This is a predicted structure of a 352-nucleotide part of an RNA (small-subunit ribosomal RNA, central domain) from an uncultured prokaryote. Model confidence (mean pLDDT): 87 of 100.
[in-house]
Context: one part of a larger RNA
Formats: sequence, C1' cells, structure tokens
RNA sequence: UUGGGCGUAAAGAGCUCGUAGGUGGUUCCGUAAGUCGGAUGUGAAAACUCAAGGCUCAACCUUGAGACGCCAUCCGAUACUGCGGUGACUUGAGUUCGGUAGAGGAGUGUGGAAUUCCUGGUGUAGCGGUGAAAUGCGCAGAUAUCAGGAGGAACACCAACAGCGAAGGCAGCACUCUGGGCCGAUACUGACACUGAGGAGCGAAAGCAUGGGGAGCAAACAGGAUUAGAUACCCUGGUAGUCCAUGCCGUAAACGUUGGGCACUAGGUGUGGGGAUUUAUCAACGAUCUCCGCGCCGUCGCUAACGCAUUAAGUGCCCCGCCUGGGGAGUACGGCCGCAAGGCUAAAACUC
Repeated sequence: UUGGGCGUAAAGAGCUCGUAGGUGGUUCCGUAAGUCGGAUGUGAAAACUCAAGGCUCAACCUUGAGACGCCAUCCGAUACUGCGGUGACUUGAGUUCGGUAGAGGAGUGUGGAAUUCCUGGUGUAGCGGUGAAAUGCGCAGAUAUCAGGAGGAACACCAACAGCGAAGGCAGCACUCUGGGCCGAUACUGACACUGAGGAGCGAAAGCAUGGGGAGCAAACAGGAUUAGAUACCCUGGUAGUCCAUGCCGUAAACGUUGGGCACUAGGUGUGGGGAUUUAUCAACGAUCUCCGCGCCGUCGCUAACGCAUUAAGUGCCCCGCCUGGGGAGUACGGCCGCAAGGCUAAAACUC
C1' cells in the first nucleotide's frame, strides 16, 4: 500500500521480436461518449454550518434555515480527449537512389610460428624441478642440437584509451552466402508510431546425450614436498573436459550492478565513420561547420554522500518490469519444463 522508490542502501527481467492492452504528430468537417454549465427529481433522521432559544455559563439540548460527493431525466456549451470521414498534410516512421566503415553472422579452403610425439644424424652424463628439495626422465643413450615426418589446438606483431553486434559475444589469411548501421540526395508512402502483460526466439562457461577427435592445458585421482596436521597453496604425473557434428540445458558479478522511446538543458578536449565550406586554382595536409558513434574533464541542476553531468543519475511525458526490515529462503509444498544435473514460479511457522 490511491504513498515513496529501484548506479552503490531492498529493487531494471540476460537480450531481442512481438500479441492483447496502454499511449500517440499537424489540420478541417461532423458527432457529443468523456468533460463543463443550467433546470427538475432524489438526496430519511441524527451529524455538519449559520441564526435564534433552553439548562446560572459551557459542554449538552431544542427550533428554523442552509448545505449534502453522487445518481436519473431534460436542455445547452464544444476548448481539450474520444468516435466517424475511399477528408487533407509532412516534420515522426518507412521505402528508393548513390556512397561508406567494420574481429557482425554462417560455410568452405588455406598459412606460418610454437608445444608434443615418431624416425634418422651429431653427441655424453646428466636432465628436469624448487624457497630448498624430492617424486619423475636418462648409459636399453635422455637433456642439448640438426634434418625429415605426424597430429591437434590457438592465431604473436598489427592492437587501440579503436571497431562491430540486441545481448551473450566477435581477431591469421582468402573465397562464397548473408544481417544490421552510418552519411548524402532528391523522389515516393502518408502517422503506417512508441512500449509491450502473456508468448516466441537468441543466450558465456560448466554440465548432459550420441558419434568423432585428442597436441597442449587440466577438475577428479596418484605420488613428492611443506606442515603440529595439509584431504590445500609448490612440484612430478594424469582422466573427464577443453576441440568438431547434432540435440539438450537456460543459468552468471549475463555489470554501466544504471529497462525502452521521445523532447529540452553551458562548455572544453581526444578519437572512429561520413558530408559540406574554405585556404592562391589541381591535390595532400590544415582550418571552420555539420551528422552518427566511443572516451576523458567540467557548469547549472541532481544526489545521503560517493559521484552523475547532451552517452544524465538534470528537466518533463509515454509504456513495461521490480522493491516494501534481517534470518528462515530464492528454501518447502504444488504446478510447469528437463534424460539428468537442475531451472522457473514461490510461501509459512519460528526467531531477532
């Protein structure tokens, strides 16, 4: 509980699309539902307000008048909202045309460095590892070094305080297919818009299922150390997994801990992508202006403070989600989903 809030105190759904609903640009005509005015009816008494009166006053009581949200019917007003108009408009939104940047997505192919392993050559007693050691590897020839081969995974430098994407996320190179953005221009459509309960889709890592693959790394596990102990930190090994295909899972400090849209409100500076003007005339660089992003600083304002500050946490409007003391508990029960793990929804007793 008709309140106040949601960056950090409780609170923005992980993200997008979109149904119902809510909200909605400029203008004309009509209508009169909302809205506004009047009249009539109704509006018991008590209570309330005013006036007068009664208890010595007051409270209290009595009488009279007034008022009484609203509701119904009728008459009227038409600014705003709604509704109707094969009425109109172009600024919102979209389409078209010309450019443009990008690790945006999917698939296929391909390259070099490095690690490991195998084969061969050279070569000899150590190597490795640590705080120090040991386990481990090595005379059946290791480590080191040279040549050749196999295989898997990841892409140094460029690299950014940069870019792209709705979010998750995206990085060697090339090709094919493909989504979105931004800028400029005129032409077109003519409000086609915003948000979005349910719903649908996407969604890191780990995990699950089936079949492949397996170099390095590495939960579990084993051994060596450390230690009072050491089910750890350190070391030597090492299996799932990490990789691919297909199908599940649906969660994260899924974070900017900041929902989406529109409008308005000082500046300065850097950087990414466009455009225009200008500089002596072509051109580069530069300068100025402008649109779209990404950062830093900062005024007004806001904030409990920290801080935010045209990428707002400022000023307003529209729509959605969420919070309401701590623990119990994001648990139990029930339902739905899942192969499972578990997820979503979500209490109470009790206690402070």